[in-house]
Context: one part of a larger RNA
Molecule: small-subunit ribosomal RNA, central domain
Organism: uncultured bacterium
RNA sequence: CUGGGCGUGAAGAGCGCGUAGGCGGUCCGUUAAGUCGGCUGUGAAAGCGCUGGGCUCAACCCAGCAAGGUCAGUCGAUACUGGUGGACUCGAGUCCGGGAGAGGGAAGCGGAAUUGCUGGUGUAGCGGUGGAAUGCGUAGAUAUCAGCAAGAACACCGGUGGCGAAGGCGGCUUCCUGGACCGGCACUGACGCUGAGGCGCGAAAGCUAGGGGAGCGAACCGGAUUAGAUACCCGGGUAGUCCUAGCCGUAAACGAUGGUCACUAGGUGUUGGGGGUAUCGACCCCCCCAGUGCCGCAGCUAACGCAUUAAGUGACCCGCCUGGGGAGUACGGCCGCAAGGCUGAAACUC
Numbered sequence: 001c002u003g004g005g006c007g008u009g010a011a012g013a014g015c016g017c018g019u020a021g022g023c024g025g026u027c028c029g030u031u032a033a034g035u036c037g038g039c040u041g042u043g044a045a046a047g048c049g050c051u052g053g054g055c056u057c058a059a060c061c062c063a064g065c066a067a068g069g070u071c072a073g074u075c076g077a078u079a080c081u082g083g084u085g086g087a088c089u090c091g092a093g094u095c096c097g098g099g100a101g102a103g104g105g106a107a108g109c110g111g112a113a114u115u116g117c118u119g120g121u122g123u124a125g126c127g128g129u130g131g132a133a134u135g136c137g138u139a140g141a142u143a144u145c146a147g148c149a150a151g152a153a154c155a156c157c158g159g160u161g162g163c164g165a166a167g168g169c170g171g172c173u174u175c176c177u178g179g180a181c182c183g184g185c186a187c188u189g190a191c192g193c194u195g196a197g198g199c200g201c202g203a204a205a206g207c208u209a210g211g212g213g214a215g216c217g218a219a220c221c222g223g224a225u226u227a228g229a230u231a232c233c234c235g236g237g238u239a240g241u242c243c244u245a246g247c248c249g250u251a252a253a254c255g256a257u258g259g260u261c262a263c264u265a266g267g268u269g270u271u272g273g274g275g276g277u278a279u280c281g282a283c284c285c286c287c288c289c290a291g292u293g294c295c296g297c298a299g300c301u302a303a304c305g306c307a308u309u310a311a312g313u314g315a316c317c318c319g320c321c322u323g324g325g326g327a328g329u330a331c332g333g334c335c336g337c338a339a340g341g342c343u344g345a346a347a348c349u350c
Base pairs, nucleotide, nucleotide: 003322004321005320006319007304008303012318014201015200016199017198021194022193023192025088026087027086028085029084030083031082033081034080035077036076037075038074039073040072041071042069049065050064051063052062053061054060091191092188093187094186095184096183097182098181103177104176105175106174107173108172109171110154114150115149116148117147118146119145120144121143125136126135162169163168206247207246208245209244210243211242215241216240220236221235222234223233258317259316260315261314262313263312266295267294268293269292270291271290272289273288274287275286276285299306300305323350324349325348332343333342334341335340
């Protein structure tokens, strides 16, 4: 390389939008580029194959034939692919009617708790642990009552639940705003799928500037423990955690499972919607669509397991892997304020 693979062995990009490209529904006409065929030309010799011959055989050599092309020209074929013209509605989208949702952004509001402050009651302890000590407290703590202030997070509901492309999203109200689902089947008429580059989004930590700072709390200090204890436990505590604007661009960014479409037994729970049956009616029961769980057949799998939410059966497109270490390192390039990120080797060694 031909290949074979990517849930757990090496391997699915963190996620989306989308450029080029690749791929693409049904019917009719046309074209004849791909495709297929005929003919002509050409495809040197040697070699390979076949036939015959020459060295005593063979190797070797000689002669003849055949074969050999993603080739050119020309004449045809028209199923499939492409081009082109027309038509269609099942793919895709629009419209109308509905209801669901922690989807996103902004503003305002609320109560519980915590801490601090002020005042009242009250007195000798509180706190903490395995046990203690550091610590706090007669300058009146802890406890308790009233009031004030601040910041952060929203108990119960809460779910095996919902929403979002992913990261992620949870008190209440209002405003702005995205998507999905169900029903109707009115409209457009293949407008589709994927997506190298590119662009955007992207937890936490970290960075810049300004604010904020209750609780928690890297670093740091102290008390213990211990042989030691740069830890685990305890008392403090700075950055940070929060807000605004801008960077960073990583993760066990996980379902360790790329996207889209079609097909392939069922059972059971649940969320949203629709239909039927029934009823006074909500329920109940049956069916359908979309989501989300569990169990399970065929099939698949090295096994574990997956199994209409596939890891089954197929199609299209992208990404990625190719023994371990060296190493996600070095060098170079690009990006970043920095931290560092992305791309990414080799020697050597087993």